[in-house]
Context: one part of a larger RNA
RNA sequence: CUGGGCGUAAAGCGCGCGCAGGCGGUUAUACAAGUCACUUGUGAAAGCUCAUGGCUAAACUGUGAGAGGUGAGGUGAGACUGUAUGACUAGAGAUUGCUAGAGGUAUGUGGAAUUCCGCGUGUAGUGGUGAAAUGCGUAGAGAUGCGGAGGAACACCAGUGGCGAAGGCGGCAUACUGGGGCAAUACUGACGCUGAGGCGCGAAAGCAUGGGUAGCGAACGGGAUUAGAAACCCCGGUAGUCCAUGCCGUAAACGAUGUACACUAAACGUUCAGUCUUGGAAACAAGACGGGGUGUUGAAGCAAACGCGAUAAGUGUACCGCCUGGGGAGUACGGUCGCAAGGCUAAAACUC
Numbered sequence: 001c002u003g004g005g006c007g008u009a010a011a012g013c014g015c016g017c018g019c020a021g022g023c024g025g026u027u028a029u030a031c032a033a034g035u036c037a038c039u040u041g042u043g044a045a046a047g048c049u050c051a052u053g054g055c056u057a058a059a060c061u062g063u064g065a066g067a068g069g070u071g072a073g074g075u076g077a078g079a080c081u082g083u084a085u086g087a088c089u090a091g092a093g094a095u096u097g098c099u100a101g102a103g104g105u106a107u108g109u110g111g112a113a114u115u116c117c118g119c120g121u122g123u124a125g126u127g128g129u130g131a132a133a134u135g136c137g138u139a140g141a142g143a144u145g146c147g148g149a150g151g152a153a154c155a156c157c158a159g160u161g162g163c164g165a166a167g168g169c170g171g172c173a174u175a176c177u178g179g180g181g182c183a184a185u186a187c188u189g190a191c192g193c194u195g196a197g198g199c200g201c202g203a204a205a206g207c208a209u210g211g212g213u214a215g216c217g218a219a220c221g222g223g224a225u226u227a228g229a230a231a232c233c234c235c236g237g238u239a240g241u242c243c244a245u246g247c248c249g250u251a252a253a254c255g256a257u258g259u260a261c262a263c264u265a266a267a268c269g270u271u272c273a274g275u276c277u278u279g280g281a282a283a284c285a286a287g288a289c290g291g292g293g294u295g296u297u298g299a300a301g302c303a304a305a306c307g308c309g310a311u312a313a314g315u316g317u318a319c320c321g322c323c324u325g326g327g328g329a330g331u332a333c334g335g336u337c338g339c340a341a342g343g344c345u346a347a348a349a350c351u352c
Stems, first nucleotide, its partner, number of pairs: 004323003007306002012320001014201004021194003025088007033081002035077006048066007091191001092188002094185006103177007110154001115149007125136002162169002206247006215241002220236004258319006266297007274289006301308002325352003334345004
């Protein structure tokens, strides 16, 4: 190299865009690079195969013939791959119409609640727990009424509902904007798939500068618990959580399941648009059908089992990534990125 694998045993990059590369639909013609056939010379001996001989046989070995490897020249074949030219429409895209949605960005705005402040009523407690205490309160708390301030999050609707490549996205309105689905089509004509590097996006926490701070709340202080209590419980509370800009680049970034395409029983939900049927004056309701999503059960098959099962972990193809006993170790060293924290890349000795 061949080979075996990657849901849970080691193993799918967090996700996308995409240069090179790899792979690539139907059809005609040409060429003959790959491919195949024949041929020329080359192809030491040993070895291998066959024939035959020698040791009593075999192993071993002598002789002869043949095959085999590599590259080159020549002649030919033309299926497949390739190249060139032309054609096609089933892939891909496009056009027109309709359409669902927490997809994104910005600006504005609304109500409930917590907290704080002011005023009124009112008086001795309140709060908290398993029980307490710290705390707050006669300088008038808690409760209750009215008014005000400010920040953050958006109850119900809400749904194994929807959208997004992933991270993720939820009050309302407006502007800008990305992607998708369905139906029809007389358009383009393979324009495609994957994708090492590269580039971009990327929860939370964290970092830098400036702002903001209601609630919550690492650290920290106090009260309890306890043998102790560096905790769990309680009272406080800074960073942070929020906004703007710039970094960081990691997560059980999970479906622990790479992307694309094709094929392979059924049944039952749900969501989106479409067509048809029935009822209806209409709004609309119910049903059927073929599509796009999202779920449940399950045939075949797969699987060590669990389970998966048209949203495959089934059957295949293309391309990428990754694995190769445990610990040492995702560490050291080096390189590179980062303000730092640290990230990425990534061993060995030794040991079981």